A computed fold for a 105-nucleotide RNA from a Desulfobacteraceae bacterium, annotated as c-di-GMP-I riboswitch aptamer.

[in-house]
């Protein structure tokens, strides 16, 4: 210096959950908490989830239109979606990049 992670040893993060705070939200931070972790140390470059925003396929509802229903109407309103693009978030999803503790054989 390289692999690899010892039933070592020092140490060191902290899922879920709780409960306080911020965010329209995904989620973020201080505390309790341990499922885990050998890069669960940094970075959103790439993918993937996830949020929110706007487009928008679409006749589901009401609303017109019809003497009622059907039909038609999205250039009438709402809802709800395949999908396109913004903008976020997630590093404990993966890969990437950069760093670094310990010191068995």
């Nucleotide at each position: 210096a390289c692999a690899a992670g010892a039933u070592a040893a020092a140490g060191c993060c902290a899922a879920a959950c709780c409960a306080a705070u911020u965010g329209u939200g995904a989620g973020g931070c201080a505390g309790g908490g341990a499922c885990g972790g050998a890069a669960a140390g940094u970075c959103a470059c790439g993918g993937g989830c996830c949020u929110u925003u706007u487009c928008g396929c679409a006749a589901c509802a009401a609303g017109c239109u019809u003497u009622u229903c059907a039909c038609g109407u999205u250039u009438u309103u709402g809802a709800u979606u395949a999908g396109a693009a913004g903008a976020g978030a997630u590093a404990a999803c993966c890969g990437g990049a950069c760093u670094g503790c310990c010191g068995u054989c």
Its mean pLDDT, the model's own confidence on a scale to 100, is 77. The model forms 93% of the base pairs in the Rfam consensus.